Context: one part of a larger RNA
RNA sequence: UCCGGGCUAGGGAACUCGGCAAAUUGGCCCCGUAACUUCGGGAGAAGGGGUGCCUGCCUUCCUGCCCGGUGAGGGUGGGUUGGCAGGUCGCAGUGACAAGGGGGUCCUGACUGUUUAAUAAAAACAUAGGGAGCCGCUAGGCCGAAAGGCUUUGAACGGCUCCUCAAUCCUGGCCAGCACCGGUACCUGAACCCCGGGUCCAACCGGGAUAAGGGCCGGUUAGCGCCGGGGGUAACUCUGACCCUCUUAAGGUAGCCAAAUGCCUUGUCGGGUGAGUUCCGACGUGCAUGAAUGGAUCAACGAGGGCCCCACUGUCCCGGCCCGGAGCCCC
Numbered sequence: 001u002c003c004g005g006g007c008u009a010g011g012g013a014a015c016u017c018g019g020c021a022a023a024u025u026g027g028c029c030c031c032g033u034a035a036c037u038u039c040g041g042g043a044g045a046a047g048g049g050g051u052g053c054c055u056g057c058c059u060u061c062c063u064g065c066c067c068g069g070u071g072a073g074g075g076u077g078g079g080u081u082g083g084c085a086g087g088u089c090g091c092a093g094u095g096a097c098a099a100g101g102g103g104g105u106c107c108u109g110a111c112u113g114u115u116u117a118a119u120a121a122a123a124a125c126a127u128a129g130g131g132a133g134c135c136g137c138u139a140g141g142c143c144g145a146a147a148g149g150c151u152u153u154g155a156a157c158g159g160c161u162c163c164u165c166a167a168u169c170c171u172g173g174c175c176a177g178c179a180c181c182g183g184u185a186c187c188u189g190a191a192c193c194c195c196g197g198g199u200c201c202a203a204c205c206g207g208g209a210u211a212a213g214g215g216c217c218g219g220u221u222a223g224c225g226c227c228g229g230g231g232g233u234a235a236c237u238c239u240g241a242c243c244c245u246c247u248u249a250a251g252g253u254a255g256c257c258a259a260a261u262g263c264c265u266u267g268u269c270g271g272g273u274g275a276g277u278u279c280c281g282a283c284g285u286g287c288a289u290g291a292a293u294g295g296a297u298c299a300a301c302g303a304g305g306g307c308c309c310c311a312c313u314g315u316c317c318c319g320g321c322c323c324g325g326a327g328c329c330c331c
Stems, first nucleotide, its partner, number of pairs: 001326008010317002014315001019312001027051005036041001038166001052088007061079007089093001101310007108302002113125002129164007140151004168296003172227003177224002179220005186215003193208005228246005255289001256286001267283005
């Protein structure tokens, strides 16, 4: 010096990306327990008190002996449970071991679960719940060259495929583009085929007819997706309910926000601190929020992420001492 462990005055997170690590708490009994809530929960909330041993008394259950009539009952012992009281010792009584630190708030995911065997456990995946598509069974979907097999010991309250992700409140406008579905009098639409030309035969050339597809018409957004600009206007100013205009398929509704989304940005205001690029509450001028690519909210839950408080501490001020091991030196 390294590894493991014990103690440390005063301070108590000043350490650090961050209380990482350590410390605190801890079992059981009693008292007591908030907001919020889907009324189950939150709860071991929080916060208090007790706990050993001895003696006395009460008590639960088991059991022996004696008397009595082998009875009812009575007497006398042993063990055991719970309780009350008095006493007693130590710094300390769950005396060792074992054995929750707690609270507040926000983000995110509803939850229990699953995952990168060997750097990631998560806000990723799954999930009940919601929605859509295909399919009437010789089905639809999948594997296989086929035979054959699976779904299927199944039959639409079913199977397969896809999206979203509990509950609650909701899910706005646009079918112009792309995709898919349906229709179609008409137009277009290859070769084969038909007709004509050509050739001793052909090749070949021209014309006709036609399938799918396309044009055309319609539908479909919980299909892929998309959801404007300029100017003026109220009796201070500011703002603009209102008006004009260009333009689109339609011009972002309800909500929500400097957010896991805001460039400018440490936005501005408020809170917390002596001091706060983080955090919380607001505002909205939103570079580039927004409704199952779901929007908002949300009790419970989380080895998830941010912030704050209490307790606690060698994380630190700032070091010190001790124990065990390694290393190092000698033999």
Large-subunit ribosomal RNA, domain IV from a Nitrososphaerota archaeon, 331 nucleotides, folded computationally. The organism belongs to Nitrososphaerota, within Archaea. The coordinates come from a structure-prediction model, not an experiment, and the mean pLDDT is 87. The sequence was found in a public genome assembly. Its Rfam family is "Archaeal large subunit ribosomal RNA". For this family Rfam cites "Crystal structure of the ribosome at 5.5 A resolution" (Yusupov et al., Science, 2001).